The part of an RNA shown here (small-subunit ribosomal RNA, 3' minor domain) has 145 nucleotides and comes from an uncultured prokaryote. Its Rfam family is "Bacterial small subunit ribosomal RNA".
[in-house]
Context: one part of a larger RNA
């Protein structure tokens, strides 16, 4: 202050932050298939070759050119995560003096809570079970004077 008290929700206002949200827009690392440069390796090597061999014919050896395995990068696809952005929505917080009503606090004017289950602008009502952290009245047992 002290019932002309306190207080409860809903709506309406602002402002903040999150939470869903088709969907955009970006980033990571993987996985498939295509495609594949260099090198390295292996295989081929009819072309082409100074050291070594040579009976001068040539061989050995290497070279270049094929091909094969591997792969950078690239492209494509289907997923995964992360980030931001997203009409529209959901509740919260919080704001001196908005709107409805008036639920609780006294037996708060219908005692109150708590669980459920149904209704309702909203607070909330309404059935069933439970508490007593219910007031008044009677009774009964206890304990104190």
């Nucleotide at each position: 202050c002290a019932c002309c008290g306190c207080c409860c929700g809903u709506c309406a206002a602002g402002c903040c932050a999150c939470g869903a949200a088709a969907g955009c827009g970006g980033g990571g690392g993987g996985c498939a298939u295509c495609c594949u440069a260099a090198a390295u390796c292996g295989c081929c090597g009819g072309g082409c070759u100074a050291a070594c061999c040579u009976u001068c014919g040539g061989g050995a050896g290497g070279c270049a050119g094929g091909c094969g395995c591997c792969u950078a990068a690239g492209a494509u696809g289907a997923a995964c995560u992360c980030c931001g952005u997203g009409a529209u929505u959901g509740g919260g917080a919080c704001u001196a003096a908005g709107u409805c009503g008036u639920a609780a606090c006294a037996a708060g004017g219908u005692a109150g809570c708590c669980g459920u289950a149904g209704g309702g602008g909203a607070a909330c009502c309404u059935g069933c079970g439970g508490c007593u952290g219910g007031a008044u009245c009677a009774c009964c047992u206890c304990c104190u004077u």